[in-house]
């Protein structure tokens, strides 16, 4: 300067690194009226991160389909070349959609490109 992610900015307070707020984002519970007929073989929730198939040393590896992401003259939106990713973590016996209501979170982890096209816009 740029990516994934919701995960940023801004204000007060003091004990200068902690607290306490606000706005913007993003999630969960939670009538009614709809849905649903499950249930220990438990059920959920974030999140792309799921299904099926072969192999197999059973550790895991291949395909496909589908989904997710990069893809830099400045923002956005789309489309192809190319490339990668298909994980974790939680609640805890309990939650379906859900107006009012009402809770929670703003982490953490990298470094793509100097290909090729359309469109709005904006600045020189």
């Nucleotide at each position: 300067c740029g990516c994934c992610g919701a995960a940023u900015c801004c204000c007060g307070g003091c004990u200068u690194g902690c607290c306490g707020g606000g706005a913007g984002c993003g999630g969960g519970g939670g009538a009614a009226c709809c849905a649903a007929u499950u249930g220990u073989u438990g059920g959920g929730g974030c999140g792309a991160a799921c299904u099926u198939c072969c192999u197999c040393u059973c550790g895991a590896g291949g395909a496909a389909g589908c989904g997710c992401g990069c893809g830099a003259g400045c923002u956005c939106u789309u489309u192809c070349a190319g490339c990668g990713c298909g994980a974790g973590c939680c609640c805890g016996u309990c939650a379906g959609c859900u107006a009012a209501c009402u809770c929670c979170g703003c982490a953490g982890g990298c470094g793509u490109a100097c290909g090729a096209a359309a469109g709005a816009g904006a600045a020189u």
Molecule: c-di-AMP riboswitch aptamer (ydaO/yuaA leader)
Organism: soil metagenome